Predicted 3D model of a 266-nucleotide RNA (Bacterial large signal recognition particle RNA) from an Anaerolineae bacterium. The coordinates come from a structure-prediction model, not an experiment, and the mean pLDDT is 79. Of the family's consensus pairs, 93% are formed in the model. NCBI's taxonomy places the organism under Bacteria, Bacillati, Chloroflexota, Anaerolineae. The gene name in the source record is ffs. The RNAcentral record of the sequence draws on ENA.
RNA sequence: CCGUGCUAGAUGGGGAGCUGGCGGUGCCCUGUACCCGUAGAAUCCGCCGUAGCGGGAUCGAACUCCCCCUCGAGGGCUCGCGGCUGGUCGGGACUGCUGGAUUAAGUGGCGCUGAAGGUUGGGUCCUGCGCGGCAGGAGCCCGUGAACCCCGCCAGGUCCGGGAGGAAGCAACGGUAAGCGAUCUCUCCUGGGUGCCGCAGGGGUGCCUGGCCGGAGCAGGCUGGUCCAGAAAGCCGGGUAGCUCAGUUCGACAGGGGGUGCACGG
Numbered sequence: 001c002c003g004u005g006c007u008a009g010a011u012g013g014g015g016a017g018c019u020g021g022c023g024g025u026g027c028c029c030u031g032u033a034c035c036c037g038u039a040g041a042a043u044c045c046g047c048c049g050u051a052g053c054g055g056g057a058u059c060g061a062a063c064u065c066c067c068c069c070u071c072g073a074g075g076g077c078u079c080g081c082g083g084c085u086g087g088u089c090g091g092g093a094c095u096g097c098u099g100g101a102u103u104a105a106g107u108g109g110c111g112c113u114g115a116a117g118g119u120u121g122g123g124u125c126c127u128g129c130g131c132g133g134c135a136g137g138a139g140c141c142c143g144u145g146a147a148c149c150c151c152g153c154c155a156g157g158u159c160c161g162g163g164a165g166g167a168a169g170c171a172a173c174g175g176u177a178a179g180c181g182a183u184c185u186c187u188c189c190u191g192g193g194u195g196c197c198g199c200a201g202g203g204g205u206g207c208c209u210g211g212c213c214g215g216a217g218c219a220g221g222c223u224g225g226u227c228c229a230g231a232a233a234g235c236c237g238g239g240u241a242g243c244u245c246a247g248u249u250c251g252a253c254a255g256g257g258g259g260u261g262c263a264c265g266g
Stems, first nucleotide, its partner, number of pairs: 001266006009059003012030004020048005034056005065259006074250005080245001082244005088238004094234002097230007105223003109218002117213008125202006131195002134191006142181003150175003158167003
């Protein structure tokens, strides 16, 4: 140096969390790296710093094992009052917002064709009566309208009489009752959220209007000042979530370097 057979060892690792501590099942990140049983939403399954356990299989001194260095995915912590953003709870002195009260500085309006104030009268309002009108009804008037049980007059015909004459009386005609119909006027009755109407009584908050006294302000529109109240965007504070900066901690994969057996044979 080469070949053969073994052994140590390897057949994933890491983070947080749980734990007296160490691993695992479970969650997360990497990555591809055996099988069976055991144990995660678990007061679980095992073990004791040689810290998963039990059984089996493969590889096996190296590109696979061990150590060191570099890189660094990813995770954790920070009472660091770091920065940014979001939403949440609370506050409400200040700026802004909404509403109300007051003031009358500015401005505008009314006012000697007379303000404020005082006094007096009326209307609007309510009730009653009256008048008118509207609606409905009735009457009057007109027309129609009874074969007979309405009236008048009664042809014909009927009856009485010897006759002269008389009687009753249908139809037609005229009129009328009950009923029916129509329009204008007139009269009466009833009714109303009827009326620029009249009279009387009542009432008087508001509005409109007239007279008298009075002799210079009144009113609060807009802006402004002051006060009160409300909501609460800006603002202040608490806690939370995400991203990022800084510090710190653990750290997979990858790269580089170094190290490490036994036996036999050639």